[in-house]
RNA sequence: CGCUCAUCCAGAGGGGCAGAGGGAACGGCCCGACGAAGCCCCGGCAACCGGCGUCAACGCCGCAGCACAUCGCUGCGCGCAGACGAUCACGGUGCCAAUUCCGACCCGUUAGAUUUCGCGGGACAGAUGAGGA
Numbered sequence: 001c002g003c004u005c006a007u008c009c010a011g012a013g014g015g016g017c018a019g020a021g022g023g024a025a026c027g028g029c030c031c032g033a034c035g036a037a038g039c040c041c042c043g044g045c046a047a048c049c050g051g052c053g054u055c056a057a058c059g060c061c062g063c064a065g066c067a068c069a070u071c072g073c074u075g076c077g078c079g080c081a082g083a084c085g086a087u088c089a090c091g092g093u094g095c096c097a098a099u100u101c102c103g104a105c106c107c108g109u110u111a112g113a114u115u116u117c118g119c120g121g122g123a124c125a126g127a128u129g130a131g132g133a
Stems, first nucleotide, its partner, number of pairs: 001132001003131006013042005021031003026103003043096003048092003052085004059080002061077006100125001105122005
């Protein structure tokens, strides 16, 4: 950054400074002087990426041999991509009120026509990670 993909009903808080806001935005509903945001310290959760272990059918790569006008064939390595795994949590992030707190737009849904409400699904938006430009 109007880019791509994955995930988002699980999980995990204490202290210090500070001093009125915070939960993205709108509405609701909450949190907050029994101390919000922010900063710092310590702790924890999780397992996205890296790392680690195993595999190696197919693919790529390297080496060796064979064949050859050319395409190639065989074996090895297990290097790369890939698959799986563990738990470790070593490194890079992330996170630690409420499902992303709920809704908002669309579709479906039980008795009656609509709406509201409820329930289910999707979309939008957002967050985090990995990549891309």